Annotation:
This is a predicted structure of a 1375-nucleotide RNA (small-subunit ribosomal RNA) from an uncultured bacterium.
[in-house]
RNA sequence: AGAGUUUGAUCCUGGCUCAGGACGAACGCUGGCGGCGUGCCUAACACAUGCAAGUCGAGCGGAGACAGUGAGUAGCUUGCUAUGAGCUGUUUUAGCGGCGGACGGGUGAGUAACGCGUGAGCAACCUUUCCCAGACAGGGGAAUAACACACCGAAAGGUGUACUAAUACCGCAUAAGACCACGGGAUCACAUGGUUCUGAGGUAAAAGAUUUGUCGGUUUGGGGUGGGCUCGCGUCCGAUUAGGUAGUUGGUGAGGUAACGGCCCACCAAGCCGACGAUCGGUAGCCGACCUGAGAGGGUGAUCGGCCACAUUGGGACUGAGACACGGCCCAAACUCCUACGGGAGGCAGCAGUGGGGGAUAUUGCACAAUGGGGGAAACCCUGAUGCAGCGACGCCGCGUGGAGGAAGAAGGUUUUCGGAUUGUAAACUCCUGUCGUUAGGGACGAUAAUGACGGUACCUAACAAGAAAGCACCGGCUAACUACGUGCCAGCAGCCGCGGUAAAACGUAGGGUGCAAGCGUUGUCCGGAAUUACUGGGUGUAAAGGGAGCGCAGGCGGACCGGCAAGUUGGAAGUGAAAUCCAUGGGCUCAACCCGUGAAUUGCUUUCAAAACUGCUGGCCUUGAGUAGUGCAGAGGUAGGUGGAAUUCCCCGGUGUAGCGGUGGAAUGCGUAGAUAUCGGGAGGAACACCAGUGGCGAAGGCGACCUACUGGGCACCAACUGACGCUGAGGCUCGAAAGCAUGGGUAGCAAACAGGAUUAGAUACCCUGGUAGUCCAUGCCGUAAACGAUGAUUACUAGGUGUUGGAGGAUUGACCCCUUCAGUGCCGCAGUUAACACAAUAAGUAAUCCACCUGGGGAGUACGACCGCAAGGUUGAAACUCAAAGGAAUUGACGGGGGCCCGCACAAGCAGUGGAGUAUGUGGUUUAAUUCGAAGCAACGCGAAGAACCUUACCAGGUCUUGACAUCCCUUGCAGAGGUAUAGAGAUAUAUCCGAGGUUAUCAAGGAGACAGGUGGUGCAUGGUUGUCGUCAGCUCGUGUCGUGAGAUGUUGGGUUAAGUCCCGCAACGAGCGCAACCCUUGUGAUAUGUUACUAACAUUGAGUUGAGGACUCAUAUCAGACUGCCGGUGAUAAACCGGAGGAAGGUGGGGAUGACGUCAAAUCAUCAUGCCCCUUAUGGCCUGGGCUACACACGUACUACAAUGGCGUCUACAAAGAGCGGCAAGCCUGUGAAGGCAAGCGAAUCUCAUAAAGGACGUCUCAGUUCGGAUUGAAGUCUGCAACCCGACUUCAUGAAGCUGGAAUCGCUAGUAAUCGCGAAUCAGCAUGUCGCGGUGAAUACGUUCUCGGGCCUUGUACACACCGCCCGUCA
Repeated sequence: AGAGUUUGAUCCUGGCUCAGGACGAACGCUGGCGGCGUGCCUAACACAUGCAAGUCGAGCGGAGACAGUGAGUAGCUUGCUAUGAGCUGUUUUAGCGGCGGACGGGUGAGUAACGCGUGAGCAACCUUUCCCAGACAGGGGAAUAACACACCGAAAGGUGUACUAAUACCGCAUAAGACCACGGGAUCACAUGGUUCUGAGGUAAAAGAUUUGUCGGUUUGGGGUGGGCUCGCGUCCGAUUAGGUAGUUGGUGAGGUAACGGCCCACCAAGCCGACGAUCGGUAGCCGACCUGAGAGGGUGAUCGGCCACAUUGGGACUGAGACACGGCCCAAACUCCUACGGGAGGCAGCAGUGGGGGAUAUUGCACAAUGGGGGAAACCCUGAUGCAGCGACGCCGCGUGGAGGAAGAAGGUUUUCGGAUUGUAAACUCCUGUCGUUAGGGACGAUAAUGACGGUACCUAACAAGAAAGCACCGGCUAACUACGUGCCAGCAGCCGCGGUAAAACGUAGGGUGCAAGCGUUGUCCGGAAUUACUGGGUGUAAAGGGAGCGCAGGCGGACCGGCAAGUUGGAAGUGAAAUCCAUGGGCUCAACCCGUGAAUUGCUUUCAAAACUGCUGGCCUUGAGUAGUGCAGAGGUAGGUGGAAUUCCCCGGUGUAGCGGUGGAAUGCGUAGAUAUCGGGAGGAACACCAGUGGCGAAGGCGACCUACUGGGCACCAACUGACGCUGAGGCUCGAAAGCAUGGGUAGCAAACAGGAUUAGAUACCCUGGUAGUCCAUGCCGUAAACGAUGAUUACUAGGUGUUGGAGGAUUGACCCCUUCAGUGCCGCAGUUAACACAAUAAGUAAUCCACCUGGGGAGUACGACCGCAAGGUUGAAACUCAAAGGAAUUGACGGGGGCCCGCACAAGCAGUGGAGUAUGUGGUUUAAUUCGAAGCAACGCGAAGAACCUUACCAGGUCUUGACAUCCCUUGCAGAGGUAUAGAGAUAUAUCCGAGGUUAUCAAGGAGACAGGUGGUGCAUGGUUGUCGUCAGCUCGUGUCGUGAGAUGUUGGGUUAAGUCCCGCAACGAGCGCAACCCUUGUGAUAUGUUACUAACAUUGAGUUGAGGACUCAUAUCAGACUGCCGGUGAUAAACCGGAGGAAGGUGGGGAUGACGUCAAAUCAUCAUGCCCCUUAUGGCCUGGGCUACACACGUACUACAAUGGCGUCUACAAAGAGCGGCAAGCCUGUGAAGGCAAGCGAAUCUCAUAAAGGACGUCUCAGUUCGGAUUGAAGUCUGCAACCCGACUUCAUGAAGCUGGAAUCGCUAGUAAUCGCGAAUCAGCAUGUCGCGGUGAAUACGUUCUCGGGCCUUGUACACACCGCCCGUCA
């Protein structure tokens, strides 16, 4: 000192959360020792029991006991026994008396107060004991407790009679001095007064005790200590508490008190307090201090110390120096206890302790040894104050749980890519030490000659032995520390963000690690971070926030100069600011915590001295702020009255005139033959004032617009005569305040909420139309709010410019115009500066000053309650519970828009041919089934994977069957027959038998056995690789450096042209580059050169035939080249890029076609091509076999084929291709068959032979518009071929049969030239099976004006509350 969290990303605003410290703490887990502290925060709840305040016999009278003495008395043994008044001593003490129980100890209920803190005052007071000083103590008297007796009562206790003492009580004497009332003088001033001297009068004292030292008593003065009272200042929250107060405020006089005082009383007056917050309500003991903080502050008021208050609750006084009294009294109340029911007793908020409450807080301990306190002359007694001990990790501090060596890096654990890594020098093991511990011995300080609870304690010495001593939390980010397994949006975690839906570093466990450590975490509270209440130190255009506007009381602030004062201010001094605490320093416990000494500090208050700059107060003076007068000016400023024209309406009258009008996107409702609409003339009535008119004017704002008149407010300019700071702001208050609304009375042409009807629509309580009432208008009164906005309070000063416009003034000019200067408004652009950015920028959101208002996360909510205002509607003021982690501002990049601009594409349009209707083929869905294996799903699944399911394929189903396996590697055993052939059984796999028999001897081969393992078309394409589709062959996608921006980002890539193209040119804070485009590649179109068989044949021979000889011309083939580049010309264009036209050329502007697919999108497709992580199965989800299924069939969809016919069908004859394939093959030719085909068989591994006749076309004939000589489905019969095998389930042939169908609804597909359309041919797969797919050639069109619209795409721009990105987001209702 900061960090996390709003977003795709950014900056800001703003809340929430975290890291720190502290605690009288509590809870969880754990726990070795010591020192010093500390311990009912809750029920001021109730309390059993014990103790906590007594003491003095040297104040007094008794009583008892003991000891001594003992007058006497009795008995007699005459010196013994018994008794014994009295006296003396010791001891004890119920009572009288004295002092103390007002201290000490506890608690914080009450109290918002002179209670507390601080500083003063008392000339308005008291003070036992103590200290100092002075004076005095003479002589008497009367009682009373105790005790005794009697009585009452259960008890507590009480009554009566009689006796007695005192340092108890009461007179008398004395009175320096004191006090009381009165008189005179002096003096001091601090109002009332104080002090002192004096005169005469009055009043009140005393106590003794004592072993002789003393201790007491009375009175007076002084001091000290302790109190009482008064005052200044400070001391919580609420205004949704605004008025309170009758002893209230003051006076006079009595009373009362130690003392002042309405403290109390009588009378008189009507005051007193309050927005500087009275009163009321809530909460609370206050302070030194403690915690936190850089500080200012904020929070707290445990322990220790000061003050206050209280003692079960409330009230009261008595005694006393002192109390209205914790362990005193009286009364009342509640509660508890005793009781003989009549009556009594009690007060732990003292120390222990108990119950209760509570998350929670200790022993019914020891001692008066120390320090204090009470009494006493003293010894001494008392003291739960206090000193100690006990219990509690409750806190702070200190110590320990061992140290050194020790690698085979042991074992075990965890993990692993199986190699290792880690735990880890850690352990074991060896050596050492003794803090602590145990035992034994010695043994304090605190105490002084004696007395020690603590305590045989601290401490010291010796011996013993590593022996008894480590946990807790955390490990996704913040925040130091990571892996495995389990779980599978479950269980759970979580302080915030957030983890968990099958590979979780976030849950649980383990290993490892990190942090702290006898503790560690959690919870709670406070401060901090939070500048998030901002004095230090924030804001208000858009994030929360400027009052709708003005006037103005209080308040705050206030111009220039000269004096005075000294309240604020500044400096010095004095007093005080208790001690403890904090800080510094020194010292004592071994250190530290802790304790002791000293210093500093205590930022404050009071008094005093000084200064006079600033503020203030006061005196004087000034004119520049402000105002007044004078002279001009502009204006929809306001109010009242009057006048005017245009237009609407039709309530009215009249004329013309006829069938419609009106209205809409299109209609209808409506009006009209009873004459509308239209048109002309007259009349009526209400409301509003076209043009002028202008980011022009006026007004404080709301607002103000025809013209005239009257009254009236403000502003501006000039001038400088007058006043002389008279000013600014302004809480409350008062006034004004659009529209709508309300009340009363008028008025009502148009418009028009509500309402009615017609449309639209799925609906339409709307938008549109036809009507239409309040209202809009006027007068009077209310309401008091608006996006009342410039979302920007008022005033003043200062700070570059430029350019418009409105109203003045001045200069210059003869003068209008023009020009310059200036004042007051009103706009735009723009610098500095400001701002989060947008933007603002002399009309500030800049720089400063003054005053007011307002804000403090979102929602709840401008709601509820209360109060005030209002006739009402409603307005003003204005919360909380609860809930969320965001809500929000500005800007950025995308995406999107039934936003805009530009452009492209068979996208539309223009055309051609189709699909959708029929039948069939094929694929899919659905249904069915034992199974109908699986995948593909808008375009971009559906003649797709499948370039070919009868068995096989095959993954599916049924049944049979195998278990180291059909296949791979390793180990052991055995070895010529069980391999192969044949035969038998079986549906077959398989089993059994036999030997016809190749080959083989290290076994590389085979069988058997055991286990590691094989195997899986089982799951996950959302764990993956690879491959592919698609946008799209669309023209885009990016980077480096630089520049701009706080930043995300921008620029470049935008702009002007152009292109098929981000193609090229020009411009430009950009300059370059990369992947794409284009080109390079293949093919086709032309030519040249080379070569010339199996190709070719012009010339020469030859043949039936390029058949043969021959040729190297042509065609063709194979190579290598050439050619096309906007190169040339003209025009357009910016002199560019390019475009248009032309020439030449086989070909002309990319010549045609193909291959080639940027960054990326769709969690697109595929785990069933293959590969692969993880999971799953292992006598089965693996392997083998037979049969079945993938071919089912009410139906729906896609893609095709064949047709519906005459541009045709059929028959006969007859031309012209290209590209391919062929040895388990293609097969000529001949023969047989109507034919499919069969038999025999040449040639050819192919420019040689074969498939192989191309068809449409042409010629001739026939059919004549019909379900036909169209069409061929379906069915019957008979066959051919392939193949182990055509039943389910192949293709083909022949004969017969002859269905639907006469050009196809809504809708929809393809195609721009050798294309569409049409015609045939070939190939792959393949035993066989083609309407499919991939190729090949033949014939060969029509149309394109154009880009408004549909779809898709590209670029620029704009809006956005979207970013999973419009299939978005989001509102309401219901569940």
Rfam family: Bacterial small subunit ribosomal RNA. Model confidence (mean pLDDT): 84 of 100.